[in-house]
RNA sequence: AAAUAGAGGCGCAAAUAAAUGGGUAAUUUUUAAAUGAAAAGGAGAGGAACCUCCAAAGUUAAAAAUGAAGGGUUUAUUUGCCGAAAGAUAUCACAGGUUCUUAUGUGAUACCUUGGGAAUGAAGUUCAAAACUUCAUUCUUGCCAUGAUUAACGGACAUGGAGCGCUAUUU
Repeated sequence: AAAUAGAGGCGCAAAUAAAUGGGUAAUUUUUAAAUGAAAAGGAGAGGAACCUCCAAAGUUAAAAAUGAAGGGUUUAUUUGCCGAAAGAUAUCACAGGUUCUUAUGUGAUACCUUGGGAAUGAAGUUCAAAACUUCAUUCUUGCCAUGAUUAACGGACAUGGAGCGCUAUUU
């Protein structure tokens, strides 16, 4: 230097089932209010132009009936694993009627960051709750190095570092 095999721990990710979401969204009926007819108004992610459809419909509020889904999260089981995986930025492609633009989602490529977990705070994302992401702080945990203690190893203690790391074996 290379190859192989491993370790960390409420460890990571995926799939399946249930729950949560929620008696919520949506649909239908009734009542009330404003606007209101030579298409005013509404829908197709936001904006603009067009196109298509609906149309006195549509909007707002209340009551009744029917009544979801996805992302996310939780629990259980199974599978694959230990840059597991996650995220930022840039470019490209696709998506919802067409074009432009903005945002979002999915995928690919390039490059950078993060050892793992938790809590708190801030910012951001988001269709509600919640959750998620990033940064900071604190705690905890494993690895390595150094210090000191020890006859020595190890352990515990203190300080510091990062996974392109660490341990073992082989060439």
A computed fold for a 171-nucleotide RNA from Clostridium amazonitimonense, annotated as Lysine riboswitch aptamer. Its Rfam family is "Lysine riboswitch aptamer". About the family: Riboswitches are metabolite binding domains within certain messenger RNAs that serve as precision sensors for their corresponding targets. The source organism's lineage runs through Bacteria, Bacillati, Clostridia, Eubacteriales and Clostridium. Of the family's consensus pairs, 100% are formed in the model.